[in-house]
């Protein structure tokens, strides 16, 4: 240098074009407890960055960036 894979809530994780982008645990808030744990409701929080396509993109193309593989 060349080729493939990957990037979504603080974490990990679904979502193969038309979702209010969902679950877990972890946060905070109320319940319950004498207190703390646990258990129960309920709330806040995500589409790496630019661009094109499409009526409509997290999802398809291309391109930056980070990361991981193969090969030389």
């Nucleotide at each position: 240098g060349g080729c493939c894979c990957c990037a979504u809530c603080g974490u990990c994780u679904a979502u193969c074009g038309g979702u209010u982008a969902g679950g877990a645990c972890g946060u905070c808030a109320g319940a319950u407890u004498u207190u703390c744990a646990a258990u129960c409701u309920g709330a806040a929080a995500a589409g790496a960055c630019g661009g094109g396509u499409c009526c409509g993109a997290c999802u398809c193309c291309c391109g930056u960036u980070g990361g991981g593989g193969c090969u030389a």
This is a predicted structure of a 72-nucleotide RNA (transfer RNA) from candidate division Kazan bacterium RIFCSPHIGHO2_01_FULL_44_14.
Rfam family: tRNA. Rfam links the family to the GO term triplet codon-amino acid adaptor activity. Rfam describes the family as follows. Transfer RNA (tRNA) molecules are approximately 80 nucleotides in length.
The coordinates come from a structure-prediction model, not an experiment, and the mean pLDDT is 82.